[in-house]
Context: one part of a larger RNA
Molecule: small-subunit ribosomal RNA, central domain
Organism: uncultured candidate division WS6 bacterium
RNA sequence: CUGGGCAUAAAGGGAUGCGCAGGCGUUCUUAUAAGUUAUGUGUUAAAUAUCUUUGCUCAACAAGGAAAUUGCAUGUAAUACUGUGAGAAUUGAGACAGAAAGGGGAGAGGGGAAUUCCUGGUGGAGUGGUGAAAUGCGUUGAUAUCAGGAGGAACACCAAUGGCGAAAGCACCUCUCUGGUUCUGUUCUGACGCUGAGGCUCGAAAGCGUGGGUAGCAAAACGGAUUAGAUACCCGUGUAGUCCACGCCGUAAACGAUCUUUGCUAGAUGUUUGUUCUGAACUUUACGGUUUAACUUUUGUUAGAUUGUAUGUUUAGAAUGAGUGUCGCAGUUAAUGCGUUAAGCAAAGCGCCUGGGGAGUACGGUCGCAAGGCUAAAACUC
Numbered sequence: 001c002u003g004g005g006c007a008u009a010a011a012g013g014g015a016u017g018c019g020c021a022g023g024c025g026u027u028c029u030u031a032u033a034a035g036u037u038a039u040g041u042g043u044u045a046a047a048u049a050u051c052u053u054u055g056c057u058c059a060a061c062a063a064g065g066a067a068a069u070u071g072c073a074u075g076u077a078a079u080a081c082u083g084u085g086a087g088a089a090u091u092g093a094g095a096c097a098g099a100a101a102g103g104g105g106a107g108a109g110g111g112g113a114a115u116u117c118c119u120g121g122u123g124g125a126g127u128g129g130u131g132a133a134a135u136g137c138g139u140u141g142a143u144a145u146c147a148g149g150a151g152g153a154a155c156a157c158c159a160a161u162g163g164c165g166a167a168a169g170c171a172c173c174u175c176u177c178u179g180g181u182u183c184u185g186u187u188c189u190g191a192c193g194c195u196g197a198g199g200c201u202c203g204a205a206a207g208c209g210u211g212g213g214u215a216g217c218a219a220a221a222c223g224g225a226u227u228a229g230a231u232a233c234c235c236g237u238g239u240a241g242u243c244c245a246c247g248c249c250g251u252a253a254a255c256g257a258u259c260u261u262u263g264c265u266a267g268a269u270g271u272u273u274g275u276u277c278u279g280a281a282c283u284u285u286a287c288g289g290u291u292u293a294a295c296u297u298u299u300g301u302u303a304g305a306u307u308g309u310a311u312g313u314u315u316a317g318a319a320u321g322a323g324u325g326u327c328g329c330a331g332u333u334a335a336u337g338c339g340u341u342a343a344g345c346a347a348a349g350c351g352c353c354u355g356g357g358g359a360g361u362a363c364g365g366u367c368g369c370a371a372g373g374c375u376a377a378a379a380c381u382c
């Protein structure tokens, strides 16, 4: 290289977006004939190798003949597929219009509960903690309780196999700015698409730098216990840190241990959110019908009851989309299991694997303030 693989055996990049290069790419018509196919000619030295015949007594060996080799060049022909040029189309993709849901993101403002602390009142001996204790706090008045204040961090219930986001992740309330998604219409553009080495960007927690902040919690540290010991588990304190702003770091069991896109292949049952249809309840308004009362010479006006249509809200069922769960046929799998959200059947592109240890280490390179990250062996050994 070929071949086989990547949920759990080694193996899917943490993630998308922008996506350069590259690879791959919907339907129809037409031209061309580059790839492709057929065929002719020339060439592809001889020897060797293959087949056959012959000569040494056979064979090795040698000689004659045939076929062949793998391409290259050139001519002719074909036009299904690929390519290229031209023209057209709409289902892929996008735009537009009208709706819908959402803890998607950034900034600002506001809120209540709780912990701690401070001040004052009441009160007067314990409190706290544990398996049991002790350290600790307390007559300089603690714990408890009431009132007031300060400050920081996090947002109970709602809350859910629920929602949103590419992933990391996102939840008190309001406002401003802002990204994406879904449905319906089928109005427009007309392949504008998919993937994507390298590159750019985002990326929990911990950690780092500068400046703030610090209520609670709490590595380190100290003390009390336990114990043979106890550099721990338990208890009392407690500093970094946790929070904010800006800048770095770039890693996680970054997990669905399952790359992205497209198409196809039984169903059942939940749930979220659209659209359409059918029905029910309620209510506002508009219009119309029936009826009662009052006023009015009549027409009619006002008020009330009832009913129909339209509209609005809530709700039930059915159909059809987009998500998100559970079970399950075929199929698949070593099995577990997966099973229209595939680990089934196919196609396109990328990443990765090749016995265990040595080792995700050394060396080198590169990034980083550092910690370290990325890339990445071998000897040796089983």
Base pairs, nucleotide, nucleotide: 004353005352006351007336008335012350014202015201017200018199022195023194024193026089027088028087029086030085031084032083034082035081036078037077038076039075040074041073042072043071050066051065052064053063054062055061092192093189094188095187096185097184098183099182100181104178105177106176107175108174109173110172111155116150117149118148119147120146121145122144126137127136163170164169207248208247209246210245211244212243216242217241221237222236223235224234259349260348261347262346263345264344267327268326269325270324271323272322273321274320275319276318277317278316279315280314281313282312285310286309287308288307289306290305291304292303293302294301295300331338332337355382356381357380364375365374366373367372